Context: one part of a larger RNA
RNA sequence: CUGGGCGUAAAGAGUUGCGUAGGUGGUCGUAUAAGCAAAUAGUGAAAUCUGGUGGCUCAACCAUUCAGACUAUUAUUUGAACUGUACGACUCGAGAUCGUCAGGGGUAACUGGAAUUUCUAGUGUAGGAGUGAAAUCCGUAGAUAUUAGAAGGAACACCGAUAGCGUAGGCAGGUUACUGGGGCGAUUCUGACACUAAGGCACGAAAGCGUAGGGAGCAAACGGGAUUAGAUACCCCGGUAGUCUACGCUGUAAACGAUGGAUACUAGUUGUUGGGGGUAUCGACCCCCUCAGUAACGAAGCUAACGCGUUAAGUAUCCCGCCUGUGUAGUACGAUCGCAAGAUUAAAACAU
Numbered sequence: 001c002u003g004g005g006c007g008u009a010a011a012g013a014g015u016u017g018c019g020u021a022g023g024u025g026g027u028c029g030u031a032u033a034a035g036c037a038a039a040u041a042g043u044g045a046a047a048u049c050u051g052g053u054g055g056c057u058c059a060a061c062c063a064u065u066c067a068g069a070c071u072a073u074u075a076u077u078u079g080a081a082c083u084g085u086a087c088g089a090c091u092c093g094a095g096a097u098c099g100u101c102a103g104g105g106g107u108a109a110c111u112g113g114a115a116u117u118u119c120u121a122g123u124g125u126a127g128g129a130g131u132g133a134a135a136u137c138c139g140u141a142g143a144u145a146u147u148a149g150a151a152g153g154a155a156c157a158c159c160g161a162u163a164g165c166g167u168a169g170g171c172a173g174g175u176u177a178c179u180g181g182g183g184c185g186a187u188u189c190u191g192a193c194a195c196u197a198a199g200g201c202a203c204g205a206a207a208g209c210g211u212a213g214g215g216a217g218c219a220a221a222c223g224g225g226a227u228u229a230g231a232u233a234c235c236c237c238g239g240u241a242g243u244c245u246a247c248g249c250u251g252u253a254a255a256c257g258a259u260g261g262a263u264a265c266u267a268g269u270u271g272u273u274g275g276g277g278g279u280a281u282c283g284a285c286c287c288c289c290u291c292a293g294u295a296a297c298g299a300a301g302c303u304a305a306c307g308c309g310u311u312a313a314g315u316a317u318c319c320c321g322c323c324u325g326u327g328u329a330g331u332a333c334g335a336u337c338g339c340a341a342g343a344u345u346a347a348a349a350c351a352u
Base pairs, nucleotide, nucleotide: 004323005322006321007306008305012320014203015202017201018200022196023195024194026090027089028088029087030086031085032084034083035082036079037078038077039076040075041074042073043072049068050067051066052064053063054062055061093193094190095189096188097186098185099184100183101182105179106178107177108176109175110174111173112156117151118150119149120148121147122146123145127138128137164171165170208249209248210247211246212245213244217243218242222238223237224236225235260319261318262317263316264315265314268297269296270295271294272293273292274291275290276289277288278287301308302307325352326351327350334345335344336343337342
């Protein structure tokens, strides 16, 4: 390489979000003959190979245009289907339009109450806090408790849910403005405009970095008290970066459904979210059907098993990514990116 694989054994890239090249591509008709198929003809050196015959006593070996092979290629002609190409047409894919609906989808501004902390003032007196038990710690310079007021920052109880939205990361007090996507119904329009996607671009939790703000609570580092043989920990008292905001960088996570995307097909049952239709009714429920999502079980089938099972890990097709014993190692070197931290790409010797 081939073959085989990628939920858990090695293997799906964080997101296909946008999209280039490339690969693949719906239905019908006509033409063409590039692929494809057939026929005929030419070429296919020698050696070699196969069969026959002959020569070395046999064999290996050698000879012999006696025959064949050399699975190839070129030209001409023909061609049912399929692929391609050209032209024309279609509507089921895709997109647009109209109506309607749900939603913590995003950005910005404004705003609300509870709680923690601090400060001011009042009442009040000896404790408070903390733990397995203590101590460090706070408090007669009046704490804790309680009442009133003020300041400031961060997060949004209940509702709240195997519920919703988003490509993923993720998204939750309320209001307003701007804005993205989706479902359902109508079939009004375009007429294959599609799928995938190497490179590329964009987004991307937390931590971390730069500049400027902010700082209530929490809290790496650090200090102290305990525990312990020790205790660079677990527990306690403090506490700085950080956590928050703006702008810029970083580009990684068990970034997980450990499951790439698209399309089609293959039993059902039960719940739930959104839409539509029917039935029913004064109306709303109830009941039935259907589309889209989201869950629990489960037939066939698959799987090493666990399990998956119309949201497939079933049956198939197309495209991309990735794997090839273990350690060395996601390391070294080089390169690219980065302010740095580091990230990406990525070996070998050697051992087994």
Molecule: small-subunit ribosomal RNA, central domain
Organism: uncultured Candidatus Saccharibacteria bacterium